[in-house]
């Protein structure tokens, strides 16, 4: 905390990096670092898988900060920040269950 959590079923969010090589194959971290089409690029649609849906994925801040590494949001603060997308149904149980701290 309560029809919560968990399942179903239908809607929606998201993010996709460093680095080696001529290419291809690769190496790091993670749930997740891909495909195809446009485009000079930067960058947009579209799909797959993966994650979240107010007990929150992710985004800004940030081409910052302080540790590490070949290198990177790889780690930690910043963060009780400020944004951010849901219904509806079954079942179960208070001597149960879920989440949170010590």
């Nucleotide at each position: 905390c309560a029809c919560a959590c968990c399942a179903u079923a239908u809607a929606g969010g998201g993010g996709u990096g460093c680095u080696u090589u001529a290419a291809a194959a690769g190496g790091c971290u993670g749930a997740g670092a891909u495909g195809c089409a446009c485009g000079c690029a930067a960058g947009u649609g579209c799909g797959a898988a993966c994650c979240c849906u107010u007990u929150a994925a992710c985004c800004u801040g940030a081409u910052a900060c302080g540790g590490a590494u070949a290198a990177u949001g790889c780690c930690g603060g910043c963060g009780u920040a400020g944004g951010g997308a849901a219904u509806a149904u079954a079942c179960a149980g208070a001597u149960a269950g879920a989440u949170u701290g010590a």
Notes: This is a predicted structure of a 102-nucleotide RNA (TPP riboswitch aptamer (THI element)). Model confidence (mean pLDDT): 75 of 100. Rfam family: TPP riboswitch aptamer (THI element). Its family is annotated with thiamine pyrophosphate binding in the Gene Ontology. It was read from a public genome assembly, where an Rfam model found it.